[in-house]
């Protein structure tokens, strides 16, 4: 001196699904509840494959335990619009694998 993987911040893009009904708040916007239909891309659940521990009748075999997602569940969010989003690309500095 260059510096991966990893994570923070700003900036750009960024889907999906009720213009549901009911009541009630100071009228609209908006909010609260309550009932039904829906959506997966805040978070958050479960899983192959592999791997590793015990038991054993030492060949099967049987318990536990790690194990990924844009898969799956729909708890959570969320379905005019605002705004967030998971991912992406640009920055910008932290950090150290390794040269």
């Nucleotide at each position: 001196c260059c510096g991966g993987g990893c994570g923070a911040c700003u900036c750009u893009g960024g889907a999906a699904a009720g213009c549901a009904g009911c009541g009630g708040g100071c009228c609209a916007c908006c909010c609260c509840g309550c009932u039904c239909a829906c959506c997966g891309a805040a978070g958050g659940u479960g899983c192959a494959a592999g791997g590793g521990c015990c038991a054993u009748a030492c060949g099967c075999u049987g318990g536990c335990c790690c194990g990924a997602a844009u898969c799956u569940c729909u708890c959570a969010g969320g379905u005019c619009g605002u705004g967030g989003u998971a991912c992406a690309g640009a920055g910008c500095g932290g950090g150290g694998a390794g040269g």

The RNA shown here (Glycine riboswitch aptamer) has 99 nucleotides and comes from Leucobacter sp. Model confidence (mean pLDDT): 76 of 100. Its Rfam family is "Glycine riboswitch aptamer". Gene Ontology term of the family: glycine biosynthetic process. Lineage of the source: Bacteria > Actinomycetota > Actinomycetes > Microbacteriaceae > Leucobacter.